[in-house]
RNA sequence: CACUUAUCAAGAAAGGCAGAGGGAUAUGGCCCGCAGAAGCCUUGACAACCUAUUCUGGUAACACCAGAAAAAGGUGCCAAUUCCAUACGUUUGCAAAAGUAAACGACAGAUAAGAC
Numbered sequence: 001c002a003c004u005u006a007u008c009a010a011g012a013a014a015g016g017c018a019g020a021g022g023g024a025u026a027u028g029g030c031c032c033g034c035a036g037a038a039g040c041c042u043u044g045a046c047a048a049c050c051u052a053u054u055c056u057g058g059u060a061a062c063a064c065c066a067g068a069a070a071a072a073g074g075u076g077c078c079a080a081u082u083c084c085a086u087a088c089g090u091u092u093g094c095a096a097a098a099g100u101a102a103a104c105g106a107c108a109g110a111u112a113a114g115a116c
Stems, first nucleotide, its partner, number of pairs: 003114006013043005021032003025087005044078001046076001049074002053069006082108001088105007
């Protein structure tokens, strides 16, 4: 890199360095940014995927499964729905048709764990 599964309409700040971009890809929008972008560092927060712990139940079972609690450890994350739409399908409505609108799904992306 590729593969599998789950989730993605919630949530979360300051300081230092730095100095012009950033919001995944392509197109079209729209936003953020010298009142300081990206990136790096420090402290803090948010969250609950994995791990340790506690409680309840499945039950006889520090095995295993489910739910709840808390948040020490491993990650993640701290503008806007994954910022919005399209990118490929299905269904329905309108239309002679081309097409158009909506809904749903997929694709793509991000994060975690697993396997390799």
Predicted 3D model of a 116-nucleotide RNA (SAM riboswitch aptamer (S box leader)) from a Sphingobacteriales bacterium. Of the family's consensus pairs, 87% are formed in the model. Taxonomically the source falls in Sphingobacteriales (Bacteria, Pseudomonadati, Bacteroidota, Sphingobacteriia). It matches the Rfam family "SAM riboswitch aptamer (S box leader)". The literature on the family includes a 1998 paper in Mol Microbiol by Grundy and Henkin, "The S box regulon: a new global transcription termination control system for methionine and cysteine biosynthesis genes in gram-positive bacteria". Its mean pLDDT, the model's own confidence on a scale to 100, is 84.